[in-house]
Context: one part of a larger RNA
């Protein structure tokens, strides 16, 4: 810019693109067919791995840069106590969400058509024979084409359907709060008729038993009050805070 009005949304697609395509082992059949034994299957079904890809985080682990806790040096807060700052996040012990793999769970499964070597059927030229360099007919490989996953109407052969609006239109964009998204953009969600984000409650989870007191000890210290107190990113809930005002675009249908 097109898809001959602008617009929401939904879909079809054997129009096309891409992916995917593996490789074992035990067991049954059956110690059976065969084989003098020795030894030992086809087919056929059943379990189970490798190796790749794909999603996920219940659980097992790992991170988790400021959640707890301990703790050494030193400064400050006048001092005791408490706490803060800096010192690889000072070190060290754990750890919610979230990313995450060594984890967990799925997939590479069936199947058709077509048909290569190749095996054959019927059967002539040529009274036999012969799968056929005759007509004719059948099986027959991870390769081919479908299936299967993803993507797909600039497939210009521009595809369908369902709504909505006849212009100060339907709609849409800037700006606002955001996160399932994410370098930025874009894409998703909300915008007061609202649970979008932040507080707040209240739970889950994490440390591990806070200050202050009292007690007991000469003190370090233990113990009671205390499964405390503190706690990011989880759940669920509450309009208290903030998602104001406002501006653009769009606006005539084949010449």
């Nucleotide at each position: 810019c097109g898809u001959a009005a602008g617009a929401a949304g939904u879909u079809u697609g054997a129009a096309g693109u891409g992916g995917c395509c593996c490789c074992g082992a035990u067991u049954c059949u059956a110690g059976u067919a065969c084989g003098a034994g020795a030894g030992g299957a086809c087919c056929g079904a059943a379990u189970u791995g490798g190796a790749c890809g794909a999603g996920c985080c219940u659980a097992u682990g790992g991170u988790g840069c400021a959640u707890c806790a301990g703790u050494u040096g030193u400064a400050u807060c006048a001092c005791c106590a408490g706490a803060u700052g800096c010192a690889u996040a000072g070190c060290u012990g754990a750890g919610u969400a979230g990313c995450u793999a060594a984890g967990c769970u799925c997939g590479u499964a069936a199947a058709a058509g077509a048909g290569a070597a190749g095996c054959a059927c019927u059967g002539a030229a040529a009274g036999c024979a012969u799968a056929u360099a005759a007509a004719g007919u059948g099986c027959g490989a991870a390769a081919c084409u479908u299936a299967c996953c993803a993507c797909a109407a600039g497939a210009u052969u521009a595809a369908a359907c369902u709504u909505c609006u006849u212009u100060u239109a339907a709609g849409g964009a800037u700006a606002g709060u955001u996160g399932u998204a994410g370098a930025c953009u874009a894409c998703a969600a909300c915008a007061u008729a609202u649970a979008u984000a932040g507080g707040c409650u209240a739970u889950a989870a994490g440390u591990g038993u806070a200050c202050a007191a009292a007690u007991a000890g000469u003190a370090a210290u233990a113990u009671u009050u205390u499964u405390a107190g503190c706690u990011a990113a989880a759940u669920a809930g509450u309009a208290c805070u903030a998602a104001u005002u406002a501006u653009c675009c769009g606006u005539a249908a084949u010449u």